[in-house]
The RNA shown here (c-di-GMP-I riboswitch aptamer) has 85 nucleotides and comes from an Armatimonadota bacterium.
Its Rfam family is "c-di-GMP-I riboswitch aptamer". On this family, see Weinberg et al., Nucleic Acids Res 2007: "Identification of 22 candidate structured RNAs in bacteria using the CMfinder comparative genomics pipeline".

RNA sequence: CUCGCGAAAGGGCAAACCCAGGGCAACCUGGGGGCGCAAAGCUGCGGGACCUUCCGGAUGUCGGAGGGUUAGCCGGGCUGCCGAA
Repeated sequence: CUCGCGAAAGGGCAAACCCAGGGCAACCUGGGGGCGCAAAGCUGCGGGACCUUCCGGAUGUCGGAGGGUUAGCCGGGCUGCCGAA
């Protein structure tokens, strides 16, 4: 110095749940909260999950097409703090 590694210190983020607002919904935003996180920073590119519209079908909550949500489901891409073993 580097890593697919993770001790310490300083700091960071923030699940469930509650309140307020937005959305048909999945879910999002703000406040409280703190389960966890070394990328729990960014990105819908691939897969998955979920919502919704239309079509097919005729009951298996099935198939197809469109639109959307999820980065704290997995993978890919981009960026990044500290430095013990």

Background:
NCBI's taxonomy places the organism under Bacteria, Bacillati, Armatimonadota. Its mean pLDDT, the model's own confidence on a scale to 100, is 85.